[in-house]
This is a predicted structure of a 116-nucleotide RNA (SAM riboswitch aptamer (S box leader)) from Clostridium homopropionicum DSM 5847.
The coordinates come from a structure-prediction model, not an experiment, and the mean pLDDT is 80.
Taxonomically the source falls in Clostridium homopropionicum (Bacteria, Clostridia, Eubacteriales, Clostridium).
The sequence is in RNAcentral, with records from Rfam and Ribocentre.
RNAcentral records the identical sequence in 2 taxa.
C1' cells in the first nucleotide's frame, strides 16, 4: 500500500526530558511559553492472548467421565496492540426538513482480528 470484519457520545497525569507546534486531509473552530510534537513514566480500555463461571456441541477425540470447540457473562496480577483536550472536535457526499437548524444514511478516517 490494498482485501474481510468489528468497533469509533464512555474512560485515562498538577509527573520527568524537551523546546514550537498542534488537532489525518479541505473549510472551520480550537489547544500550545500557565508551555505543543516526540520520548519515558505514570493511567485507561479490555479488541487479541490470559484467568473463571456458566450454556452448547452433529459436522472433534475419548466407553464415560472428560478434553478440545463455539457462544454469554465477569476479571485484570501477566502478554500483543490501541488510546489518554473537545463525538472520529465540526464538516466534507446522499435524502428529508418548520430553510435558523436538526435528523438519517453514506463517504473518508482510527484501531483491533483475520487473510493475500
Nucleotide at each position: 500500500a490494498g482485501c474481510u470484519u468489528a468497533u469509533c457520545u464512555a474512560g485515562a497525569g498538577c509527573g520527568g526530558u524537551g523546546g514550537a507546534g498542534g488537532g489525518a486531509c479541505u473549510g472551520g473552530c480550537c489547544c500550545g511559553a500557565u508551555g505543543a510534537a516526540a520520548c519515558c513514566c505514570g493511567g485507561c480500555a479490555a479488541c487479541c492472548a490470559g484467568u473463571a463461571u456458566a450454556a452448547a456441541u452433529u459436522g472433534c477425540a475419548g466407553u464415560u467421565a472428560u478434553g478440545g470447540u463455539u457462544u454469554a457473562u465477569a476479571c485484570a496480577a501477566u502478554g500483543g496492540u490501541g488510546c489518554u483536550a473537545a463525538a472520529u472536535c465540526c464538516u466534507g457526499c446522499a435524502g428529508c426538513u418548520a430553510c435558523a437548524u436538526g435528523c438519517u444514511g453514506g463517504g473518508a478516517g482510527a484501531u483491533g482480528a483475520g487473510g493475500a